[in-house]
């Protein structure tokens, strides 16, 4: 130094004014906010991956799983710069990205510890 296995930690943000109404941080309307993780030139929206839900109930299999365009550097960026845009799981509840819950969960995964083979 590679590998395989294992103890330990860590690992999701974000709304307010105003109207109707018996009730809305869910609906009209004004105007804001947020952005998990691993690949790639640095990405919520390019490939993949977690969160749900089935079965098994260890390991694992299946099924859901949102949204971008233009110009500009550049060898390369649907990733940077400049503009214009769209998106957001499940369960509650007057219909939620932003409130409450399952969640003092789990997890992609990051760190890293120790053995054990070469």
């Nucleotide at each position: 130094a590679c590998g395989c296995a294992u103890a330990u930690u860590c690992a999701g943000g974000g709304c307010g004014g105003c109207g109707u109404g018996u009730a809305a941080u869910u609906c009209g309307u004004c105007g804001a906010c947020u952005g998990g993780c691993g690949g790639u030139a640095u990405a919520g929206c390019c490939c993949g991956c977690g969160a749900g839900c089935u079965c098994a109930c260890c390991c694992g299999a299946g099924c859901a799983u949102g949204a971008u365009c233009u110009g500009g550097u550049g060898c390369g960026a649907u990733u940077c710069c400049a503009g214009a845009g769209c998106c957001a799981a499940c369960g509650g509840u007057a219909a939620a990205g932003u409130c409450c819950g399952g969640a003092g969960g789990a997890a992609a995964g990051a760190a890293g510890u120790u053995u054990c083979u070469g």
This is a predicted structure of a 118-nucleotide RNA (FMN riboswitch aptamer (RFN element)). Of the family's consensus pairs, 93% are formed in the model. The sequence was found by an Rfam model in a public genome assembly. Its mean pLDDT, the model's own confidence on a scale to 100, is 82.